[in-house]
C1' cells in the first nucleotide's frame, strides 16, 4: 500500500484475497463503531399499489413530508 466496519474525510478496529467480525472503552437506542457533512439503512405521519381479512387490523412495498440514539469514563 489494499479489502471490510452504509457513504465522504479524519480516527478507532480488523483481515489477507476474504468481506466478514464475539473487533472498534462501557452502557443504552429502532438509529447502523466515534465525530463532521450529506441523510442510503432505521423511526412517525399521509397517500397510492399488493397480500390476507366478510371488514378492520396486520404485513409487504413506492412517493411525499417530519425527525436524526443518550448517557458516561
Nucleotide at each position: 500500500a489494499c479489502u471490510g466496519g452504509a457513504c465522504a474525510g479524519c480516527g478507532c478496529c480488523a483481515g489477507g484475497a476474504u468481506a466478514a467480525a464475539c473487533a472498534g472503552g462501557c452502557u443504552u437506542u429502532a438509529a447502523g463503531c466515534g465525530c463532521u457533512g450529506a441523510g442510503c439503512g432505521u423511526u412517525g405521519g399521509c397517500c397510492g399499489c399488493u397480500c390476507u381479512u366478510a371488514a378492520c387490523c396486520g404485513g409487504g412495498u413506492g412517493g411525499c413530508c417530519a425527525g436524526g440514539u443518550a448517557g458516561u469514563a
The RNA shown here (Pistol ribozyme) has 73 nucleotides. The RNAcentral record of the sequence draws on ZWD. The coordinates come from a structure-prediction model, not an experiment, and the mean pLDDT is 87. Its Rfam family is "Pistol ribozyme". The literature on the family includes a 2015 paper in Nat Chem Biol by Weinberg et al., "New classes of self-cleaving ribozymes revealed by comparative genomics analysis". Its family is annotated with catalytic activity in the Gene Ontology.